[in-house]
Parts: sequence; C1' cells; structure tokens
RNA sequence: GACGCCGGAUGGAUAGCCGCUCGCUCUUUCUCAAAAAGAGAGCGGGAGGAAAGUCCGGUCUCCAUAGAGCAGCGUGCCGGCUAACGGCCGGGGGGGACCUCUCAUAAGGGGUCUUUACGGAAAGUGCCACAGAAAAUAUACCGCCUUAUUCCCACCUUCGGGCAGGGGUGAGGUAAGGGUGAAAUGGUGCGGUAAAAGCGCACCGCGGACGGAGUAAUCCGGCUGGCAGGGCAAACCCCACGCGGAGCAAGACCAAAUAGGGGAGAAGGAGUGGCUCGCUCCGUUAAACUUCCGGGUAGGUUGCUCGAGCCGUGCAGUAAUGUACGGCCCAGACGAAUGGCUAUCGCCCGCAAGGGUACAAAAACCGGCUUAUAGUCCGGCGUCUGCC
Repeated sequence: GACGCCGGAUGGAUAGCCGCUCGCUCUUUCUCAAAAAGAGAGCGGGAGGAAAGUCCGGUCUCCAUAGAGCAGCGUGCCGGCUAACGGCCGGGGGGGACCUCUCAUAAGGGGUCUUUACGGAAAGUGCCACAGAAAAUAUACCGCCUUAUUCCCACCUUCGGGCAGGGGUGAGGUAAGGGUGAAAUGGUGCGGUAAAAGCGCACCGCGGACGGAGUAAUCCGGCUGGCAGGGCAAACCCCACGCGGAGCAAGACCAAAUAGGGGAGAAGGAGUGGCUCGCUCCGUUAAACUUCCGGGUAGGUUGCUCGAGCCGUGCAGUAAUGUACGGCCCAGACGAAUGGCUAUCGCCCGCAAGGGUACAAAAACCGGCUUAUAGUCCGGCGUCUGCC
C1' cells in the first nucleotide's frame, strides 16, 4: 500500500418561493360578558438509529379494600450495575482456532482470539436408531501368542527321520494393534510379557483427607489410593430464586339518542351469586350465570408528552455505572400534519458528458435484545506485496 473480517461514528447541507401542523403572545368576529371556536399577525418547534419485530422488563390506568396457598410459567456459574430484566460490565469453568514450551510430531503446560441453553446424572424414571462381537448383567468380528493334529514346500539325511516357513481344524490365553460407530470402558510414553493388560513406573486425569489465595465461582500446593463404563435434563424430573390479571382499542369526563324491551334455560336458598386466566381458603359485597330475538349510540374533550430526559465538564470505579456542577426544552397528529418546486454544494463512479446517493417513517412513554442498512471516516485483527 492492496484485499478481507470485526467493532464504532455518520448517514446529507445551504438559500429562495409556495403550502401543512402544533405551542406561546397580540388583534379581531360572534356574545350582556366571559370561555370555546373561526380569521389574521409575530416568534419558536415539527420522524429514527433503528421509529421496524412485538421478543423481554417497567412507569402509568383499571379490577380493588386486599391477602395466603396450589396448579402453572420464567430464570439458572460467581460478583457487581440498574427502576427492573431473559439486559449490561467484570471474573471463573468448559469447548474451539492459532502460536509456543517439552529429547520427541505424545498426553500435557503457557499466551492471544473466540464461543458458551454454564444448578443437579450418587432421588427416581426414560432414551442412545443404524452399524458393530458388544452401547450393560458387557464382551471377541479381523487379529496376536501358546499348544495338539493334519496338509504343502525348501534344505539335510546314516533313508529311520531331522528341521525352517506357510495353510486348515481343535483347545487355551488376550483386549495392546485394526475395524464399526457421535460415543467402545481413563490418556500418552517407557519397561515388562509367550502375546498382552495400571501388570509396574513417570507425567496428565479421577477419588480422599489437609494447607494456602480469593467476597465468591474457583485456583494452587504437597500427601495418599492403581482407581472405572459413559452421554442426554433444548428428556420427564429434583433443587434454588422470582411472578395477580388485563391493557391507551387502559381509563376519566361531557353531550345526544333509545325500548328501565321481550323469550328460553340452569343452579341455589346465604354452606347461594359477583369480585380481570384456573382451583381452594380468607376478605368484601348483594344479584348474579348461559342463550335467542329486537332497539339506540359509536360524536366531542381528555389521557398526550418535563422525562428512571438530553448535552458538557470534574470526581470515584478495571468497567458497566454512579455522583456534583453548569447548560438546554427537542413532534404530540386524530382518517391522521412534519411537504412540493428551483438553484448551489457535499460524498461515490467516470477522461468528460453524465449517472448514483442506503435501510426506512412517530401514535401513551421509557430501558434492553434482535433484524435491515449504499457510501464515507475512525480503530483492531488477518493475508499478500514493496522498501528500510
């Protein structure tokens, strides 16, 4: 320098003309007056980092004066942050990639990066297809060794046989090598053996008791024991902690209209009915429950944007974050405003002419997660090339 990957920021600007909408102030019309509404003027504001998904957590509203339990649901290493979370930050354990140490290309140790649905398999139940000898009451397909017998063949022979090798069959030993599989009964190396095996030893792993460091998860140290079938709980389950429900189409108010309509059914006699998933108890209250026919209204105001708010600086902290001081107000529509045209510029491609400029739009609000994103800039990592 080029290419690739990851993370972060930004993701258009200015001027003019016309238009829409909201807030504040003023004027005016209507009105006895006021308010509201209409009209006009001035000033100021008007889509996002994801507004998307609706996956989590809340604020707020209602049941409601509320509670306890069961069922059900959610989370799941440790510590911290937060209003809270299944989120974020840091640490630990497991897995993976690369580099490196060890006599060795081994088990293993160390470093960097990355990932993690990470409580419990010794409470119980269940599953591990196919392949394979065998996936649990463990075992031998190929093979290795010993031995008996038999066949082939080379050599020797004093012709009686001797003897090396190979094949078949039987008996015994074996699980190191090979095969099957996602997984085969601790791993690597050395010794040893007829051939093998923790059979023995070294290192690693596992169990036990102890000591040290750390808030903890956990790690380290030496001692000791040759020590054995594993996996799956994103299977049922067990354990710990947490959870009332419904939701702005929640709710509150005003105006208007109608029919305080009619029929059927079930339960029950206060041990009954209602009370925002289900059941029970408690509490409270007193008329509810199911269904059919028919009638009226669906208009307006509000909730509605000052917030766990944003920006800057200092301090504390590894960080997430907290705190102090200072500054700022930054949409609130309601069939749904936030726009249209012109010109100049920014960035990218191109010699130029010229072309292109992403994903995408508020609806009660906020904190997260996930998904989409042209181009430009910043940072980190990897590969290649050139120079020193």